[in-house]
RNA sequence: GCCCUUGUAGUUCAAUGGAUAGAACAAGUCUCUCCUAAAGAUUAGAUCCGAGUUCGAUUCUCGGCAGGGGUA
Repeated sequence: GCCCUUGUAGUUCAAUGGAUAGAACAAGUCUCUCCUAAAGAUUAGAUCCGAGUUCGAUUCUCGGCAGGGGUA
């Protein structure tokens, strides 16, 4: 250089065209407790960037960026 693949909450993962993007752990607040831990309730938090297709894009297409793998 070329080819393949991955990119979603702080972390690990769902969602393969129809939505208010969901769960677990983590974090904040409250309850309980003499205090802490545990337990319960509750809150906030994300689609790598840009363009395109579509009535509608996390999903499909193109380019870029980043990680991983293969190849002379």
A computed fold for a 72-nucleotide RNA from a sheep gut metagenome, annotated as transfer RNA.
Rfam family: tRNA.